The prediction has a mean pLDDT of 84. This is a predicted structure of a 1527-nucleotide RNA (small-subunit ribosomal RNA) from Spongia lamella. Lineage of the source: Eukaryota > Porifera > Demospongiae > Keratosa > Spongia.
RNA sequence: AGAGUUUGAUCCUGGCUCAGAUUGAACGCUGGCGGCAUGCCUAACACAUGCAAGUCGAACGGUAACGGGAGUGUGCUUGCACACUUGCCGACGAGUGGCGAACGGGUGAGUAACGCGUAAGAAUUUACCUAUGUAGCGGGGGAUAGCCCGAGGAAACUCGGAUUAAUACCGCAUAAGCUCUACGGAGGAAAGCCGGGGACUUCUUAGGAAGCCUGGCACUAUUAGAUAAGCUUGCGUCUGAUUAGCUAGUUGGUAGGGUAACAGCCUACCGAGGCGACGAUCAGUAGCUGGUCUGAGAGGACGAUCAGCCACACUGGGACUGAGACACGGCCCAGACUCCUACGGGAGGCAGCAGUGAGGAAUAUUGGACAAUGGGCGAAAGCCUGAUCCAGCAAUGCCGCGUGUGUGAAGAAGGCCUACGGGUUGUAAAGCACUUUCAGUAGCGAAGAAAAUCUUUAUGUGAAUAGCAUAAAGCCUUGACGUUAACUACAGAAGAAGCACCGGCUAAUUCCGUGCCAGCAGCCGCGGUAAUACGGAAGGUGCGAGCGUUAAUCGGAAUUACUGGGCGUAAAGCGCAUGUAGGCGGUUCGAUAAGUCAGAUGUGAAAUCCCCGGGCUUAACCUGGGAACUGCAUUUGAUACUGUCGAACUAGAGUACAGAAGAGGAAAGUGGAAUUCUGAAUGUAGCGGUGAAAUGCGUAGAUAUUCGGAGGAACACCAGAGGCGAAGGCGACUUUCUGGUCUGUAACUGACGCUGAGAUGCGAAAGCAUGGGUAGCAAACAGGAUUAGAUACCCUGGUAGUCCAUGCCGUAAACGAUGUCAACUAGCUGUUCGAGCUUAUUAGCCUGAGUAGCGCAGCUAACGCUUUAAGUUGACCGCCUGGGGAGUACGGCCGCAAGGCUGAAACUCAAAGGAAUUGACGGGGGCCCGCACAAGCGGUGGAGCAUGUGGUUUAAUUCGAUGCAACGCGAAGAACCUUACCUGGCCUUGACAUCUCCGGAACUCUGCAGAGAUGCAGAGGUGCCUUCGGGAACCGGAUGACAGGUGCUGCAUGGCUGUCGUCAGCUCGUGUCGUGAGAUGUUGGGUUAAGUCCCGCAACGAGCGCAACCCUUGUUCUUAGUUAUCAGCACUUCGGGUGGAGACUCUAAGAAGACUGCCGGUGAUAAACCGGAGGAAGGUGAGGAUGACGUCAAGUCAUCAUGGCCCUUACGGCCAGGGUUACACACAUGCUACAAUGGACGGUACAGAGGGUCGCCAACCCGCGAGGGGGAGCUAAUCCCAGAAAGCCGUUCCCAGUCCGGAUUGGAGUCUGCAACUCGACUCCAUGAAGUAGGAAUCGCUAGUAAUCGCGAAUCAGCAAUGUCGCGGUGAAUACGUUCCCGGGCCUUGUACACACCGCCCAUCACACCAUGGGAGUUGGCUGCACCAGAAGUAGGUUGUCUAACCAUUUGGAGGAUGCCUACCACGGCGUGGUUAAUGACUGGGGUGAAGUUGUAACAAGGUAGCCGUAGGAGAACCUGCGGCUG
Repeated sequence: AGAGUUUGAUCCUGGCUCAGAUUGAACGCUGGCGGCAUGCCUAACACAUGCAAGUCGAACGGUAACGGGAGUGUGCUUGCACACUUGCCGACGAGUGGCGAACGGGUGAGUAACGCGUAAGAAUUUACCUAUGUAGCGGGGGAUAGCCCGAGGAAACUCGGAUUAAUACCGCAUAAGCUCUACGGAGGAAAGCCGGGGACUUCUUAGGAAGCCUGGCACUAUUAGAUAAGCUUGCGUCUGAUUAGCUAGUUGGUAGGGUAACAGCCUACCGAGGCGACGAUCAGUAGCUGGUCUGAGAGGACGAUCAGCCACACUGGGACUGAGACACGGCCCAGACUCCUACGGGAGGCAGCAGUGAGGAAUAUUGGACAAUGGGCGAAAGCCUGAUCCAGCAAUGCCGCGUGUGUGAAGAAGGCCUACGGGUUGUAAAGCACUUUCAGUAGCGAAGAAAAUCUUUAUGUGAAUAGCAUAAAGCCUUGACGUUAACUACAGAAGAAGCACCGGCUAAUUCCGUGCCAGCAGCCGCGGUAAUACGGAAGGUGCGAGCGUUAAUCGGAAUUACUGGGCGUAAAGCGCAUGUAGGCGGUUCGAUAAGUCAGAUGUGAAAUCCCCGGGCUUAACCUGGGAACUGCAUUUGAUACUGUCGAACUAGAGUACAGAAGAGGAAAGUGGAAUUCUGAAUGUAGCGGUGAAAUGCGUAGAUAUUCGGAGGAACACCAGAGGCGAAGGCGACUUUCUGGUCUGUAACUGACGCUGAGAUGCGAAAGCAUGGGUAGCAAACAGGAUUAGAUACCCUGGUAGUCCAUGCCGUAAACGAUGUCAACUAGCUGUUCGAGCUUAUUAGCCUGAGUAGCGCAGCUAACGCUUUAAGUUGACCGCCUGGGGAGUACGGCCGCAAGGCUGAAACUCAAAGGAAUUGACGGGGGCCCGCACAAGCGGUGGAGCAUGUGGUUUAAUUCGAUGCAACGCGAAGAACCUUACCUGGCCUUGACAUCUCCGGAACUCUGCAGAGAUGCAGAGGUGCCUUCGGGAACCGGAUGACAGGUGCUGCAUGGCUGUCGUCAGCUCGUGUCGUGAGAUGUUGGGUUAAGUCCCGCAACGAGCGCAACCCUUGUUCUUAGUUAUCAGCACUUCGGGUGGAGACUCUAAGAAGACUGCCGGUGAUAAACCGGAGGAAGGUGAGGAUGACGUCAAGUCAUCAUGGCCCUUACGGCCAGGGUUACACACAUGCUACAAUGGACGGUACAGAGGGUCGCCAACCCGCGAGGGGGAGCUAAUCCCAGAAAGCCGUUCCCAGUCCGGAUUGGAGUCUGCAACUCGACUCCAUGAAGUAGGAAUCGCUAGUAAUCGCGAAUCAGCAAUGUCGCGGUGAAUACGUUCCCGGGCCUUGUACACACCGCCCAUCACACCAUGGGAGUUGGCUGCACCAGAAGUAGGUUGUCUAACCAUUUGGAGGAUGCCUACCACGGCGUGGUUAAUGACUGGGGUGAAGUUGUAACAAGGUAGCCGUAGGAGAACCUGCGGCUG
């Protein structure tokens, strides 16, 4: 510090996700040791049991228990034991009294508050403590608990009587620097206890006691301090405005009361205030802070442990005591709950420490000790202390250590992988040599402990060598932890490694299993038979006594942007203006010092963080010092800037004067053209409308034409990217009223300004209300068409409405999708309105205000913007924060309504989106090509047959090919074989290959059984080489390795092939442009069959394609001359037969030829095209071979090869028979025909290319014929197949189901073959079906082509061949042209497509699930108001009752207690509201789901351009009207 994820790819926007750190954690797997920390986050739920606050006998009366002493008695011998008595002593239960219990400990429910934090303040209190502060401590009195007696009660406990003490209680005295005061005065306390002492005095029970002196502690009053607490104030302190108004003790005053103290704190009266948009009130949530986590920081989240503050103590209320409480382990009352009960009554409060139950994912021992630190009491010893210190449990966290070290290659075995060679695990192990931390055993052994007490000494006090206080010395002790830490010895590698991950992000890969199953997953996504993603294994990577997962926080996230974001099109500028609060504000001078800046002071607790040190072996941890705590307050200065005050200025703003333009607004009036209606006239059969029609109008006279009349609405031309207005918007003319703008002058005012939350006004169209008006147009509606349907588009009609007046509505794509204002930053061009200068005809220059087009810098994701900014800045306002849900629901405000404004959540997705790029596509555009159409010729589709396919059938009808590009295809030959299929019979190392062992030559022949495979039996035969061991080939047998598979996967593959397409395209290097995908080149202007060539050009070149090179053919030449040829010559049986010839044809080798080369024209002077000449051939001469980058997961595992999987006495192999030839049917490709351009018969002519020795087969003979016999020739320019046929010359048929056509069937044969039944071909005789030119539709062909005619070959024994591949013969017609169909190429445009239009995609309906709104209501929580009620308590009132201290005149009074009443008030009750949560028959829409239904609304001109607002209509998407926008 970033990364993954939207796309075919790109850039941007934007969300989601990950890597980091952290935790009081939990869960899973695993687990050696130690140190230091931490440990109910949930039910402030309920609690059994024990403990957590006591202490003081030096305050008191005392003596229940324990111990001692004394006395008495008993057992008995001193002595011991027992019993009793005795407070005498140590002590001490209960009680009185004092102090403490308000601390310490727990928890976070409540609380949004002066609660907390910080900084200040004044009107207060403060027990214990301090001051060698001040002044005292005199003298009396009456009670009461306990104990005792009695009574009640189950208990808790209560009552009565008698008696008693105090440091308990009450007077009196005294009285200050105390309090109050009317300044005269008044009020106003106390307590003793203990230690020591020697004279003296008093009392005495004779022991002592008191007085006295002294010391200590205590006590009273008061002052000051310290500590602690109370109170007040400034500032800070969560969310919601779908909470906007709140408040009657409320705000202030006066008087009184009250408090420790100020105060409406309380009461009475008076005034009417107080708070609030700087967010009151209300609602929700929450203890606050130091700090903790994270972060670069700013921030964000949190508030466990430790520390400060607050609040609470079963829930609610209340006071008492006290220095302090409205009191966790106190009291009273009410309530809920639990327990005891004799039913009458009582008891209780773990949010103290342990512990229990419950809840929960989850959190420990009913431990030890007061040794240390601290607290309470005490004079002290000491006691108490679940505070605390320790131990126990838990990997909960942090830190440290260990599980060994060195050596060790035969690179062991085993595992895994493998290309079978090996690799890896791996120096890892074993082995050898060492070490012993930790754990274990045994021993040794610190520190935490300093004291107090006691003794002695010194000093002080004092009369004192007592005592006490202080200091020093000495003595005696005090450890829970603890079997402590540390150290030593011993033994032995001995006791000690796991967890997660390995597709990318993200370090780390292979095999097997599984087969969209099981499963994984943080995001993207894996899994449908070769999964690096599931599960296992091996290996690897990471961390390590831990590792992962889950949850949570911050970070990354600049994704709320203060630091540090945006708003033309991605989310985002209010429709526009006026203007309040607020924010901001021109120039100069002076003052001030609020902001600002600097210094100082105080504070900012400690801990934490940071720095430098120190201590535990180190670290964590602990600790000393420093820094820091960015803050607040006070104070002293500075004065540039901002603020404030004062004085001035004119550049902003405004006024005045002089001019100017304009559909700016309102009202009244006027005008002509047109439509419609109407009267009259002319006139006759149509008009109208459409893609075409029809509805409609018209013989009752329309349309058309002419004249007159009526009425409403809108204003042609001018008219312009022109003008005006804030926007909406504004268009005939005239008049009246009226707003704003611009120019010039520079006279006046003197900052008067800008923006603008709320607020107010204006605001298209549609719509609403009332009243008018209504010509045209026209939602709704009706009819006609179109259509599968047509609730639409089109047509004919037509009502609201459109118009006017008045009042509402308040929205639009209200758009420049661009808020307003101001300043600055190159230019050029057009246009509107002014002023000036120069010219005077135009025109030019300059300066303002508008409005348009281009464009530099700059900006932008790009598109684009560019002085009219989207540039550079400033001021202010509004708005945005992923998509959907949704501008919806609820609530509120507005509206007559329609509806508007404000405006969520649950849930769901990993995207949604912007701009640009390349393709593809378009019922977009342009250009061009092709037998693509057109023009022609001939077919197919109808018939019969052949062949192939589908389907069906079957034991099997083997398999594959399936739009073009499967279907006379694989198959250039299925009777057996082929053959892969079926039935049946057999074989199991196999029909075939290699290796090992044994035997034998190989091989040939015969018989028997069987359907055959096969089995049984027999005969013949002994080969070749040799180093004599044996070897080579072949045959048979045995063993296992293996063979074998036309079994599966063409979607694992190679190779081969088809197709687009013989279409003209497809790319690269370098350069340039662009952030980039990409572009350029390859586009453009011409041209071509062609990306062919030329020109131009930020491109320049190159490659694969095109063309050419190759073959055949067309012309000529040269060479050669057999088997081919024969002009001339010779011979001839008359046949190139022979001699010969080499001229010709031909054969087969080579060469020439054609290149737009030449001429003319066109073109740009080019490329090229057109025409011509010459030429056998002319613009590629004709034909072939040749198939770019790629597309279709195209075809083929059955040609072959091949990965993986599967079978192995069978899915392999052999054999026989059957099947692939089936047959209601459908399709494809062909053949033959339907006839006279023909059929039949007779005669007759002319090819080319092939094939032939297991072959072609001549002559001749036989047969009607297929064929048979025969045997010449030929290994082929020699011989044979082999008669070419159409044609030509004759004859016949005469338009008919025929002398056409030949299917089908019967009979008889021939040939091949082991064998023609299923299932061959051919011949002859007989038979003689359909068919009379083929519907919709559709195919081929542009010249030696179509059409037509025959010939040959491969395969092959034969043949289902009418097929396929070749060969020649005869030999046409037509092409105007590119509108249309199909396919293709190039450019351009739009796109929401990229699996690419066979695309994408919308809505209703149906089904399932999910969350949510409404809902008659129902049930809870909180709460407002009104009323009732009123416990305990406090205050007030009150002779009802009782009453020790004091007073007294002895009646009583003061005071107190109690009762009663009043006030306040908790719980409770009743009524009525608000709010919130849950639930609710039914219901509304929404979301998500597999391949459901109906349509096709949108994306292309999406087939009616789309969208916005509004209104109506409709199954649904939607349609239509009106106005608007261009996206």